[in-house]
Formats: sequence, structure tokens, C1' cells
RNA sequence: UGCGGAGUAGAGCAGUUAGGUAGCUCGUCGGGCUCAUAACCCGAAGGUCAGUAGUUCAAAUCUACUCUCCGCUA
Repeated sequence: UGCGGAGUAGAGCAGUUAGGUAGCUCGUCGGGCUCAUAACCCGAAGGUCAGUAGUUCAAAUCUACUCUCCGCUA
């Protein structure tokens, strides 16, 4: 310098192919169970989907630009 991949809840990830309610596991909080703790069971909170703009009735998803991280290349 050019190319590719990644960015989604506290953590790790799916969802993008084919636009249509934002999900899973762990963790956190509350309750149940237990003499008690763990395990197990039930419930809840927690997300401006990296940012800005555009297309669209509708964008995590499509388009343009920008930022951060990783790899390749010069």
C1' cells in the first nucleotide's frame, strides 16, 4: 500500500445466505427445594446490533464512508 475476516446483553456466540417481534449458553438478581451450601426447578433484569449517512412501508441484515481488532501482502 492493497486484500480478507471480525465488531450483537457482564462473558462466549448464533441470527446476514433469502430484509419482516433480537435469540442461545454461562453469569447476575429474586423465588422454590435443602438443617445449610452446591446441584436442580421457576421467574426477572440487562442490547440505541462499532459509528454516520443512504435505499425501503420496514435494516443487525442491502449500499457508501469512517473507526477499532486480527491475518495476509508490498
A computed fold for a 74-nucleotide RNA from Riverina rivularis, annotated as transfer RNA.
Its mean pLDDT, the model's own confidence on a scale to 100, is 82.
The RNAcentral record of the sequence draws on ENA.
Its Rfam family is "tRNA". From the family's description: Transfer RNA (tRNA) molecules are approximately 80 nucleotides in length.